[in-house]
Context: one part of a larger RNA
RNA sequence: CCCGUGGUUAGACGAAAAGACCCCGUGAAGCUUUACUACAACUUGGUAUUGGGUUGUGGCUAUACAUGUUCAGCGUAGGUGGGAGCCCAAAAGGCGCCAAUGAGACACCACCCUUGUAUGGUUGCAACUCUUGAUCUUGCGCAGUUACCCUGCGCGGAGACAGUACCUGGUGGGUAGUUUGACUGGGGCGGUCGCCUCCUAAAAGGUAACGGAGGCGUUUACAAAGGUUGGCUUAGCUCCGAUGGAAACGGAGCUGGACGUGCAAACGCAAAAGCCAGCUUUACUGCAAGACUUACAAGUCGCGCAGUUGCGAAAGCAGAAGUUAGUGAUCCGACGAUCCAUCAUAGGAUGGUCGAAGCUCAACGGAUAAAAGCUACUCCGGGGAUAACAGGCUAGUCGCGCCCAAGCGUCCACAGCGACGGCGCGGUUCGGCACCUCGAUGUCGGCUCAUCGUAUCCUGGGACUGAAGAAGGCCCCAAGGGUUUGGCUGUUCGCCAAUUAAAACGGUACGCGAGCUGGGUUCAGAACGUCGUGAGACAGUUCGGUCUCCUAUCUACCACGGG
Repeated sequence: CCCGUGGUUAGACGAAAAGACCCCGUGAAGCUUUACUACAACUUGGUAUUGGGUUGUGGCUAUACAUGUUCAGCGUAGGUGGGAGCCCAAAAGGCGCCAAUGAGACACCACCCUUGUAUGGUUGCAACUCUUGAUCUUGCGCAGUUACCCUGCGCGGAGACAGUACCUGGUGGGUAGUUUGACUGGGGCGGUCGCCUCCUAAAAGGUAACGGAGGCGUUUACAAAGGUUGGCUUAGCUCCGAUGGAAACGGAGCUGGACGUGCAAACGCAAAAGCCAGCUUUACUGCAAGACUUACAAGUCGCGCAGUUGCGAAAGCAGAAGUUAGUGAUCCGACGAUCCAUCAUAGGAUGGUCGAAGCUCAACGGAUAAAAGCUACUCCGGGGAUAACAGGCUAGUCGCGCCCAAGCGUCCACAGCGACGGCGCGGUUCGGCACCUCGAUGUCGGCUCAUCGUAUCCUGGGACUGAAGAAGGCCCCAAGGGUUUGGCUGUUCGCCAAUUAAAACGGUACGCGAGCUGGGUUCAGAACGUCGUGAGACAGUUCGGUCUCCUAUCUACCACGGG
C1' cells in the first nucleotide's frame, strides 16, 4: 500500500413522509354570531272551504213624509222651468195674478238640490247566538272482525270557530349558501389607500421607499372675491408733527417688493394678477385651426368664425376667479326638454335623443342593490419568492484590548484606579439582513463520549508593587495535566450547603436524539384565571400525552487476519 473479518455510528446537509410550524391561494371544510341573503318552523291579517238568526252600526238604492229663518218684504223666499189661474156642484170663502219689497216672488204643475226620519231591498262591520247542516272529535257503543289499525253506522261533544290552501306583515344560526381587501424589510397589531404643493430628483421631462414637510373633498352672485373702464401703491426703517402712547393721522427721506393675493406650498405679479370706485352679468349659445399630456380611459390650452350681450370716446377686452387641489367611469331608475320610434288609426303607455341631478362607490379605474368571525379537530395546492432552529453576511448591542489623561490615590495622573472622549480586535449575547435548506437541516436541558482555542481558575516561570516576612494586587510568558459532591428548579443559569490546589471562560449545527432520555417547549383530552355575545384565544397556569430504521452501502475510526 492492497484485500478481508468483526465492531462503533461522526459525516454522506443519511433513509422514510411533495413540512403538520410560518406565509401565500380572490383554495376547501367544520364551527360561531347582534356578518349578508335565503329557507324551514312559529305567528299576524285577508280570501276560500263557510251556513242560519238577533241586536247594534255604516254604505248604496227605492218609496213616503219632512227639511231650508241675512236685510227689506204680510213672512222661515232651497233651485229651475211652465204658468194666469187653482181649490169648490154652486154660493161663500181662500190662495194666486196685479201692485210693493227684494239679488231672486210666491197659487197650481213638473223635475231636482241640502239635511233628516220611517219602511223595504241589497251589501259590509261588530257583538251575541243556533245546529235540520259544512267540518272536527286522540269521548262511548256496534259492525266488518278473533284483532288496540282502518272504514262505516249510532249516541254524545265541539262548531261555522278550528283545521287546510293561497296571498301578506313579523320573528327566525333551527338549516343552508356565501362573504369577511390590499400594501407590508415574514405575518398579525399599528399605519396607509384618491387629489394638490415642495424636497429627495443626479440643471429637459419622468423617477422609488412604512423617505422628509404640509394641504384638499371648497369658497365668492347683483351691496362679488366675476367682466370692463378709470384711478391708486403696499411693507419696513429713520426723522418731524397738539391731545397721541410700541401701535390711529399728516409730512420728508431710505430700502424695493420684504406687503398683499379667500385657503397649503411652489412659481408668479408694479401698464400690477395687489387696493379703491362707476357701470354691469361673457360665471354666454353653436363650433373650432392647432397643440400639450398620455398604455387606454381621462386631463389641459386654444387662434379664428357665427349669434347675442356687457364695459369703454375709441383701439379693444370679456366663453368666471394670478396658476397648479376642491373629486367619481359604467349601469340603474327618476326629473326637464324633444322635428324621433311605436305592433291598424287616435289617445294613452313604453322606448330613443339632448340636458342637468341622485354614490366618504374615500379600499377614491368604482367585483354585488345586499356580507363578520373562529379553527390546537383541521385539509389541499404551493413557497426557502416569506418567518421560527441552525449556518452565512453585518457588528448597532455585547465581550476584550489600546490611546489621551481631568481626577482619586496623605504627597504623587499611571502600585492600583480612571471621567469626558478617541481607535481597534473578537464573533460566545440581544438584534439587523432574508443568502442555502419548507418533494423536512429534529428544537431546550440532562446522560454518555469528547475535541479545540486562550482572553489562564489551579499547578510552573517572571516584571512592578502603596512588595518587611507571610498573604495579596496587577501585568508578562505558558494550554502539559487538572478543574468536586450534594439540596431546590425541566431548567441552562442562579441561590444555598460542604469540600478543593482550583471548582476558568468559550468554540465545535447554543458539539453529541440513524448514541440514550423526553422533565420543558410545541398537536389532539381536561380545568383555572383573564379576554371575547360566541365559536374560541393567551412567550398565563395546571394534570395527561406513540422518539421509526433487532439489518450500516460508502467515507471515517477501532480490533484482528492475509498478501